[in-house]
């Protein structure tokens, strides 16, 4: 100086002026509900989205064993309320490196796939091919050929260990050397898992985001939850369904024991009201220091209160830089400001984002 | 707000790991004095969009997109 990898933090600023919504106080008027002025505070996100995960909270289910379905997670340690989330760390893959990616258990418990191609595709197979020790033919070169191979070619995503030397009629872990595979036991690690390796001559291919096994977790709906006040109006009817009591149902399914109901359930058609107050904003809560930890993260102090409603509020406009674009006579002029937007809450993940700042750390060239 | 279904030619729809089919439209030809109807032949899909798993994905997983359809209360 080029190229790149990575963390993290802003994401329109400052001012004036008007003006929306919440909450508090004063004052005025009202019998009261309240209304109205005035103040004086607060008023969107990093994603507030997408509802994909966890949970808090709320109601409904929940009797007791047992086994069974269904659903999710999946190397190993740790963080957390909890997680399919973070962080450490291992083990595969990529990259020259920084670094990034892996639903990453179990294929030696069982069933199951592998279409075309190919001789052969799941207890291996011989299409070309290579050999020719039996054995026949001969013109003594050879040719056929019982048989034997699996090196070489072809097919294939995938063909049952690689290379090389010996070795053979050719060959063939058939033997040996390295290398990969399995691995009895050592040695380090809290553990996945490393290394080192007697032995073993290769045997056990792939797919479990196919079923299924092992392990762990899981009630089931969701603020239109739900709780109260008001007001109304026909607790009406069709139609199916099982039943009418030594009987049905229901309490996920079954078995026992128990328990509820006497009709019960599902669908459809019709009445009525769509007002109100709660929940609903002090919280796994923000900022700061210190202190533990490699970190995720926690713990003590100290500080501060920080939107909440109806689906509707959070904006306008003047003024000054600033970042962008376009034009230019290089003096200035014009435009104009990502994605988005709360609505029971909180921790992730996923995406959606114009531009901006601050690090760190890689490789390649040059300079000293 | 919260909950659910479904994206397959033009329009309706099967297919559910192994070259994607069917009906109807469309394009052309026979038939007709024309026309419709019958008869032949014919093109026409990035399976909604990327990613991942598999030797292969419409089909399994995940993420996005897009249409729909539901969910108040009382009796």
């Nucleotide at each position: 100086u080029c190229a790149g990898a990575u963390g993290g933090c802003c994401g329109g600023a400052u001012g004036g002026c008007c003006g929306c919504g919440g909450a508090g106080c004063u004052u005025g008027c009202g019998c009261a509900a309240g209304c109205a002025a005035g103040c004086u505070u607060c008023g969107a996100g990093g994603a507030a989205a997408g509802u994909c995960c966890g949970g808090g909270c709320u109601c409904c289910a929940c009797g007791g064993a047992a086994a069974c379905a269904c659903g999710g997670u999946g190397a190993c340690g740790g963080a957390u309320a909890a997680c399919c989330u973070c962080c450490g760390c291992c083990g595969g893959g990529g990259g020259c490196a920084a670094c990034c990616c892996c639903a990453g258990g179990g294929a030696a418990a069982g069933u199951g796939c592998a279409a075309c191609a190919g001789a052969a595709a799941g207890c291996a197979a011989a299409c070309c091919g290579c050999c020719a020790a039996a054995g026949g033919c001969u013109u003594c070169g050879g040719c056929c050929a019982c048989g034997g191979c699996a090196a070489g070619g072809g097919u294939g995503a995938a063909a049952g260990g690689g290379u090389g030397c010996g070795g053979u009629a050719a060959g063939a872990g058939c033997g040996c050397a390295c290398c990969g595979c399995g691995g009895a036991u050592g040695u380090g690690g809290c553990a996945a898992c490393a290394c080192a390796g007697a032995c073993g001559g290769c045997a056990c291919g792939g797919c479990a985001a196919a079923c299924c096994c092992c392990a762990c977790c899981g009630g089931g709906a969701g603020c239109a939850a739900g709780a109260c006040c008001a007001a109304a109006u026909a607790g009406g009817g069709a139609c199916g369904g099982c039943a009418c009591a030594u009987g049905a149902u229901c309490c996920g399914u079954u078995u026992c024991c128990g328990g509820a109901u006497c009709g019960c359930c599902g669908u459809c058609c019709g009445g009525g009201u769509a007002g109100g107050u709660c929940g609903c904003g002090c919280g796994a809560g923000g900022c700061g220091u210190u202190c533990g930890g490699u970190a995720a993260c926690g713990a003590a102090c100290g500080u501060c209160c920080c939107a909440g409603a109806g689906g509707a509020a959070u904006g306008g406009c003047c003024a000054u830089a600033c970042a962008u674009c376009g034009c230019u006579u290089c003096g200035g002029c014009g435009a104009g400001g990502a994605c988005a937007g709360a609505a029971c809450c909180c921790g992730g993940c996923u995406u959606a984002c114009a531009g901006g700042c601050c690090g760190u750390c890689u490789g390649a060239c040059g300079c000293a | 707000g919260c909950c659910g279904u479904a994206g397959u030619a033009g329009c309706g729809u099967a297919g559910u790991g192994g070259u994607a089919g069917c009906g109807c439209a469309a394009u052309c030809c026979c038939u007709u004095g024309g026309u419709a109807a019958g008869g032949g032949a014919u093109a026409g899909g990035u399976c909604g969009u990327g990613a991942g798993u598999u030797c292969g994905a419409u089909u399994c997983u995940c993420a996005c997109c897009u249409a729909c359809g539901g969910c108040a209360c009382c009796a």
The prediction has a mean pLDDT of 77. This is a predicted complex of two RNAs, RNase P RNA and transfer RNA, with 443 nucleotides together. Rfam match: Bacterial RNase P class A. From the family's description: Ribonuclease P (RNase P) is a ubiquitous endoribonuclease, found in archaea, bacteria and eukarya as well as chloroplasts and mitochondria.